[in-house]
């Protein structure tokens, strides 16, 4: 330098252009002698930046950033 993947919640991943979600992790209640463990609620994201397409974009399409992986 060039080619490909990836970038969603503390973490580890889902998410057919149409309200952003699990599991684990946190809090709040409620149940089991107890370390703990079940069960029920809840808070947490302006989806890596920045442009474009589109009535609308996490998702298209272009440029950057970063991390992985090949080629020279």
């Nucleotide at each position: 330098g060039g080619a490909c993947g990836u970038a969603u919640a503390g973490c580890u991943c889902a998410g057919a252009g149409g309200u952003a979600g699990a599991g684990c992790g946190c809090c709040g209640c409620c149940c089991c002698g107890a370390c703990g463990g079940g069960g029920u609620g809840g808070a947490g994201g302006c989806c890596g930046a920045g442009g474009g397409u589109u009535c609308g974009a996490g998702u298209c399409c272009c440029u950057c950033u970063g991390c992985g992986u090949c080629c020279u």